[in-house]
RNA sequence: CGGCCCGUAGCUCAAUGGCGGAGCACCGAGCUUAUACCUCGGGGGUUGUAGGUUCGAGUCCUACCGGGCCGACAA
Numbered sequence: 001c002g003g004c005c006c007g008u009a010g011c012u013c014a015a016u017g018g019c020g021g022a023g024c025a026c027c028g029a030g031c032u033u034a035u036a037c038c039u040c041g042g043g044g045g046u047u048g049u050a051g052g053u054u055c056g057a058g059u060c061c062u063a064c065c066g067g068g069c070c071g072a073c074a075a
Stems, first nucleotide, its partner, number of pairs: 001071007010024004018055001026042005048064005
C1' cells in the first nucleotide's frame, strides 16, 4: 500500500428494508436468622462517525474511525 471480515445494552450475541430484543451482569421485591440459590419485577441503546438511496435503514451504497485476518513492497 491492496483485499476480505467485524463494530447493536456493562459482556456475549440476535433482529426478512417495516414496533431495537435475548442470555449473563446490574437494581428492587419475595424467599432465608442472614448470605447464596431460586422466583417475580425493573432500569439501561444517537445500532462506531458523517453522508447518500428509500415512504421507511441496525440491514443497501460511499467515505472515514477502530479491531482482526491475508497478501504485496521494504528490511
The RNA shown here (transfer RNA) has 75 nucleotides and comes from Candidatus Giovannonibacteria bacterium RIFCSPHIGHO2_02_43_13.
The prediction has a mean pLDDT of 82.
Rfam family: tRNA. Rfam's curators write: Transfer RNA (tRNA) molecules are approximately 80 nucleotides in length. Gene Ontology term of the family: triplet codon-amino acid adaptor activity.